[in-house]
């Protein structure tokens, strides 16, 4: 310098030929215990990395960018 790969919930990841986004595990809280822990219930919890662009609509498709990793030089 040049190629490719990843960015989704606290973490770890799925997802979708463009139509209102989940899983697992954490946390709360009730349940169960003399307590604990485990099992069950149930809730919360996102600007899908940024900006633009196409679209009736964009996590998704196109353009620029920034991060991490990786390969050539």
């Nucleotide at each position: 310098g040049g190629g490719g790969a990843u960015a989704u919930a606290g973490c770890u990841c799925a997802g979708u030929g463009g139509g209102u986004a989940g899983a697992g595990u954490g946390c709360a809280u009730g349940c169960c215990u003399a307590g604990c822990a485990u099992a069950c219930a149930c809730a919360a919890g996102g600007u899908u990395c940024u900006g633009g662009g196409u679209u009736c609509u964009a996590u998704u498709c196109c353009c620029a960018g920034u991060a991490u990793c990786u390969c050539c030089a």
Transfer RNA from Vicugna pacos, 73 nucleotides, folded computationally. Its Rfam family is "tRNA". Rfam classes the family as a transfer RNA. The sequence is in RNAcentral, with records from Rfam. Taxonomically the source falls in Vicugna (Eukaryota, Teleostomi, Dipnotetrapodomorpha, Mammalia).